[in-house]
Context: one part of a larger RNA
RNA sequence: CGCAUAUGGUGGAUGCCUAGGCGAUAAGAGGCGAUGAAGGACGUUGUAGCAUGCGAUAAGCCUCGGGGAGCUUGCAAACUAGCUAUGAUCCGGGGAUUUCCGAAUGGGGAAACCCACCCGCUUGCGGGUAUCUUGCACUGAAUACAUAGGUGCAAGAGGCGAACCCGGGGAACUGAAACAUCUAAGUACCCGGAGGAAAAGAAAUCAACCGAGAUUCCGUCAGUAGCGGCGAGCGAACGCGGAGGAGCCCAAACCGGGCCGCCCCGUUUCGGGGGGCCCGGGGUUGCAGGGCCCCCCUGUGGGGGCGCGCGGCGCCUAGCCGAAGGGCCUGGAAAGGCCGGCCGGAGGGAGUGACAGCCUCGUAGGCGAAAGGCGGCGCGCGGCCCGGGGGGGAUCCCUGAGUACCGCGGGGCACGGGAAACCCAGCGGGAAGCUGCCGGGACCAUCCGGCAAGGCUAAACACUCGCUCCUGACCGAUAGUGGACCAGUACCGCGAGGGAAAGGUGAAAAGCACCCCUGCUAGGGGAGUGAAACAGUGCCUGAAACCGCGCGCCU
Numbered sequence: 001c002g003c004a005u006a007u008g009g010u011g012g013a014u015g016c017c018u019a020g021g022c023g024a025u026a027a028g029a030g031g032c033g034a035u036g037a038a039g040g041a042c043g044u045u046g047u048a049g050c051a052u053g054c055g056a057u058a059a060g061c062c063u064c065g066g067g068g069a070g071c072u073u074g075c076a077a078a079c080u081a082g083c084u085a086u087g088a089u090c091c092g093g094g095g096a097u098u099u100c101c102g103a104a105u106g107g108g109g110a111a112a113c114c115c116a117c118c119c120g121c122u123u124g125c126g127g128g129u130a131u132c133u134u135g136c137a138c139u140g141a142a143u144a145c146a147u148a149g150g151u152g153c154a155a156g157a158g159g160c161g162a163a164c165c166c167g168g169g170g171a172a173c174u175g176a177a178a179c180a181u182c183u184a185a186g187u188a189c190c191c192g193g194a195g196g197a198a199a200a201g202a203a204a205u206c207a208a209c210c211g212a213g214a215u216u217c218c219g220u221c222a223g224u225a226g227c228g229g230c231g232a233g234c235g236a237a238c239g240c241g242g243a244g245g246a247g248c249c250c251a252a253a254c255c256g257g258g259c260c261g262c263c264c265c266g267u268u269u270c271g272g273g274g275g276g277c278c279c280g281g282g283g284u285u286g287c288a289g290g291g292c293c294c295c296c297c298u299g300u301g302g303g304g305g306c307g308c309g310c311g312g313c314g315c316c317u318a319g320c321c322g323a324a325g326g327g328c329c330u331g332g333a334a335a336g337g338c339c340g341g342c343c344g345g346a347g348g349g350a351g352u353g354a355c356a357g358c359c360u361c362g363u364a365g366g367c368g369a370a371a372g373g374c375g376g377c378g379c380g381c382g383g384c385c386c387g388g389g390g391g392g393g394a395u396c397c398c399u400g401a402g403u404a405c406c407g408c409g410g411g412g413c414a415c416g417g418g419a420a421a422c423c424c425a426g427c428g429g430g431a432a433g434c435u436g437c438c439g440g441g442a443c444c445a446u447c448c449g450g451c452a453a454g455g456c457u458a459a460a461c462a463c464u465c466g467c468u469c470c471u472g473a474c475c476g477a478u479a480g481u482g483g484a485c486c487a488g489u490a491c492c493g494c495g496a497g498g499g500a501a502a503g504g505u506g507a508a509a510a511g512c513a514c515c516c517c518u519g520c521u522a523g524g525g526g527a528g529u530g531a532a533a534c535a536g537u538g539c540c541u542g543a544a545a546c547c548g549c550g551c552g553c554c555u
Stems, first nucleotide, its partner, number of pairs: 002553002005550001007548003015540001016504002020475002022472002026468001029464002031160002039101003042055003046079002049075003061095006070083003106115003116129006131157009164195001165193005175182001179229001205212002216243005226234002247456003250400001254281007262274004286434001288399004293393006303386003306382006313375005319367003326339004341358002343347001349361003405429004410424003415441001436451005491498002511539001514526004
């Protein structure tokens, strides 16, 4: 040196714990902002810092409620100075104040700073002054009318926000065992817009000779029919079963009214006809419907939605009441053990010196709002909107045009140009008009279904930044959020951005008065506290590596 054993140091594994996370359920909410948001800067307490709160009225001011004894936020004591039964602190509703930056909006700007003008009161303070859009008024070019433009006033917008939604754009890696069509994927990402949902939606739909009857979503049909360098792969619909359920309004014909710089007639004026525009009535359909003209039956009442007010109800934003236990033993401590009681509409849970129905907070069950908000109901009011229904007859009129459709080149449809219908937009061409038109997967006929070229529409369906309740064969500090701890911090990067480590004394600080060693406020030994100090703050447990010391053994 090594081996073994014992005992220490170091180290922080393991066990136990949980202040924090993760997932899910239900309900509610689904927005905030020029009345200045989100997010910040700087201030603000008697005492330095950070956090929290607040804003020069600055850990706060007023008021209305709750509550009832202490209080002056936390780390975090101490001192100082105060408040409080004339009800403080605290909790909730409403209000006031709310520096500076930030859409930031008077101009500028290297955010939290600099510099202005106008008005009113006048050391100083208050208010106004951005841009765009829309409306109105005035004004007004080339250019006569006009228009563009200008000026003013008023209203609105702007920005932020986790996901969900609609629209405009739109990859590549990858897969195809390479790769180009194809795939990934209309995904990621960018932009615009909206709502609590959005979108879609009331058949120019499907179906198949039977029928259905808006849209959306779920299950199935079905990995089927198909599409596809027929590769990789993509992938329906009909029908059926459910969730939900709701239908409406214009344009036009026609009628009435108003206006007109146009055309025609007679024309000084005036007037008539046509035409155009606006308003109101009418009307909204596909077994066609409506208008117009004529006739007949029935009804003269109501329905829907919105806003406001009142009433009472329910809920939310503080709270309140709330049953029942003692003894002995062990122990540092009883909630444990033993004895022997009680309550229970409460034996969910948490705490308390170990494991508590009856100790504390609670729980079941009840009760409660001055103020603000939400919901639905009833009544009343309102300048709101809609509105009769049915049958018969005649002939004319109306029923969405640069549209449908076609060609070319594209896109969407599960469908890659294919036999390729259907839908959409670009360029070019360009109908019919109810004896009409479209569709039924090339196309034609028959048959069937429907009525495009205008619009609105709850519910069922998507999501969860945030609030509340409950919950878990979820985690337990290398786990669970990156973050249990002053974390999006420290630190790194010019920047976009990247991004940690770090929990635990004890029941209670009772956190070791005093003495000793020592250069020492280092460390240690006594003493004391405590159940324990090998629980002494480098603190629960305290593994291993690693480093010592004692004893034994080998060399």
Molecule: large-subunit ribosomal RNA, domain I
Organism: Gemmatimonadota bacterium